[in-house]
RNA sequence: AUGAAACCUGUGGGAGAGAUCGGGUAAGAUACCCGGCGCCGAAGGAGCAACCGCCCCGGAAACUCUCAGGCAAACGGACCGCAGGUGGAUG
Numbered sequence: 001a002u003g004a005a006a007c008c009u010g011u012g013g014g015a016g017a018g019a020u021c022g023g024g025u026a027a028g029a030u031a032c033c034c035g036g037c038g039c040c041g042a043a044g045g046a047g048c049a050a051c052c053g054c055c056c057c058g059g060a061a062a063c064u065c066u067c068a069g070g071c072a073a074a075c076g077g078a079c080c081g082c083a084g085g086u087g088g089a090u091g
Stems, first nucleotide, its partner, number of pairs: 006086008018037001020036006038071003044067001045065003051059003
C1' cells in the first nucleotide's frame, strides 16, 4: 500500500396463500382469545442429499416437512443492490 470471506448498521427492492366459519371480550370498526375447515414457504427450526473436508466423523440448499411463522393493508420477510463500520485473506 491492496483490502477477500464473515459479521454489524443504515437504506432501496422483495413473493406466496381465506379481509374464511362459529363463539366470546370490546359502544362500533379494527384488534384480541378459543375452536374448526382450507391453504403458503422466503423469519426461525427439522430432514434427506448433490457436493466438500481434517473423511472415525463433520459441514452442507432457494430441495423436502410445516413444529413454529404467515394467508386485505401495516408489521415481518430468505435473498439482491448501494453506503459505512469491524475485520485482515491475498498481492